[in-house]
RNA sequence: UGCGGCUUAAUUCAACGGUUAGAAUGCCAUUCUUAUACAAUGGUAGUUAUGGGUUCGAAUCCUAUAGCCGCAA
Numbered sequence: 001u002g003c004g005g006c007u008u009a010a011u012u013c014a015a016c017g018g019u020u021a022g023a024a025u026g027c028c029a030u031u032c033u034u035a036u037a038c039a040a041u042g043g044u045a046g047u048u049a050u051g052g053g054u055u056c057g058a059a060u061c062c063u064a065u066a067g068c069c070g071c072a073a
């Protein structure tokens, strides 16, 4: 320098262009226990990396930028 992939909750990951973006872990509360852990129940948490575009409707499609990873030279 060129090409390709990835970016979604605090973390790891889902989610045919269409109802309120979900699950597990974590965290908080309650129950249980002398207490902690385990377990059970409930709760908590998102500018879907950023800007623009297409569409009746975008996490999803297109484009630019940023970051990370890989390949080639």
Base pairs, nucleotide, nucleotide: 001072002071003070004069005068006067007066010025011024012023013022018056026044027043028042029041030040031039049065050064051063052062053061
Model confidence (mean pLDDT): 81 of 100. The RNA shown here (transfer RNA) has 73 nucleotides and comes from Taibaiella soli. Rfam family: tRNA. It is annotated as a transfer RNA. The RNAcentral record of the sequence draws on ENA and Rfam. Taxonomically the source falls in Taibaiella (Bacteria, Pseudomonadati, Bacteroidota, Chitinophagales).